[in-house]
RNA sequence: GAUUUAUAUAGAAGGGAGGAGAGACCGGGCUCCACGAAUCCCUGGCAACCUGCCGCGAAAGGUAAGGUGCCAAUACCCGGGUUCGCUUCAGAGCGGACGAUGAUAAAUU
Numbered sequence: 001g002a003u004u005u006a007u008a009u010a011g012a013a014g015g016g017a018g019g020a021g022a023g024a025c026c027g028g029g030c031u032c033c034a035c036g037a038a039u040c041c042c043u044g045g046c047a048a049c050c051u052g053c054c055g056c057g058a059a060a061g062g063u064a065a066g067g068u069g070c071c072a073a074u075a076c077c078c079g080g081g082u083u084c085g086c087u088u089c090a091g092a093g094c095g096g097a098c099g100a101u102g103a104u105a106a107a108u109u
Stems, first nucleotide, its partner, number of pairs: 001109007013043005021032003025080005044071003049067003052063003075101001081098007
C1' cells in the first nucleotide's frame, strides 16, 4: 500500500521550537489563525480497538500497565452517487433510506 470487519452528534490542553497557513481531495459555504496556522518535541489528559491483569463455567463487567488512536465545531456543513416518497405541466424543489470517499482500530496479505 491492498482486502475484510467494526466505529463515529460523547470525551480530553498546557509548555517549548516554528513562522503562515489550517479544517483529507474537488465545488460551494462556514469557521479557526500573528492574542501565533501547519509541522516537530516535552508534559498532561481522553477513550477503551488490540495485548495484559482482575472477574468468570462462559460471559457481562472492571482496570489502564503495554501497542495504537485522539484532545475546535457531527467525519465542521452541503454537494461531487443510487433509490424511495411528496410538491410541480415541466425544469426543479423538499424530505427519507442506503451508498461512495476519507479517518481510526483489528485481522489477513